[in-house]
């Protein structure tokens, strides 16, 4: 320089048009279980703003587009990792 794959919640990760702001697992909170604990079980959690507190809007690196509809599909550009020169 070329090419191939990846960037998704605190983290790691499915998810590849619509029922998904989101499976699953770790982690974190509150139970139960012990004499305490761990271990294992049950429940529960995304980030920010607005809120009459019901809830409601926006986010999948990032910025365009395509489409009634985009995390998913096209361009551009950032970073990772591999390969090749």
């Nucleotide at each position: 320089g070329g090419a191939a794959g990846g960037g998704u919640g605190c983290c790691a990760g499915a998810g590849u048009g619509g029922u998904c702001g989101a499976a699953u697992g770790g982690a974190c909170u509150c139970g139960c279980c012990u004499g305490g604990a761990a271990a294992g079980c049950g429940a529960g959690u995304g980030u920010a703003c607005c809120u009459c507190c019901g809830g409601g809007u926006a986010c999948c690196g990032c910025a365009g587009g395509u489409u009634c509809g985009a995390a998913u599909c096209c361009u551009g550009u950032c970073c990772c990792u591999u390969c090749c020169g």